[in-house]
This is a predicted structure of a 90-nucleotide RNA (Glycine riboswitch aptamer).
The sequence was found by an Rfam model in a public genome assembly.
The model forms 89% of the base pairs in the Rfam consensus.
This record gives sequence, C1' cells and structure tokens, in this order.
RNA sequence: GAGAACGCUCUGGAGAAUCUCCCAUGGAGUGCCGAAGGUGCAAGGCGACGCGUCGCUGAAUCUCUCAGGCCAAAGGACAGAGCAGAAAAA
Repeated sequence: GAGAACGCUCUGGAGAAUCUCCCAUGGAGUGCCGAAGGUGCAAGGCGACGCGUCGCUGAAUCUCUCAGGCCAAAGGACAGAGCAGAAAAA
C1' cells in the first nucleotide's frame, strides 16, 4: 500500500393457528409455513469394469420438514450502509 473471510453496529426484510384440549410461565393433539441450522440432487468431475452401466463427488431462495416457526414482539435467509482490519502474494 492493498482491504478477502469471519465478526460487530444500523436500516430494510416473507410465509403459515391469536386453533382445540388439559392438572396451564407448561404439556398434549390437529392443521399449516420455509428464509436460522440441517437432509436430498442436476449438469459437470473422478473412479471401476462386463463399455454403457455402476459407484463416489457434486449448487440453490429448488426439495424434505429433522430442527425451527405459525397475533404482536423476538428471530429471520438475503440486501444496503458503516466499523474493524490479519495472513499470504506482489
């Protein structure tokens, strides 16, 4: 000098029950939601062999709904702004 990831602060930020029951700060049941986290995989890549099949690997706001959530509040992927600022390389 440069200013990545992670982190912190501020702002915006969707969906779905203010359902039913009980011995009621809770528990149970039914019905739902996807945007914390997590599961699954397409192309592609790699490997094997019997050469067109198999196995491994493999992304998402897709998928599942395990977790979580279903008035508000909180949380919230993601987006914007700011703060902070290492190592390596040159």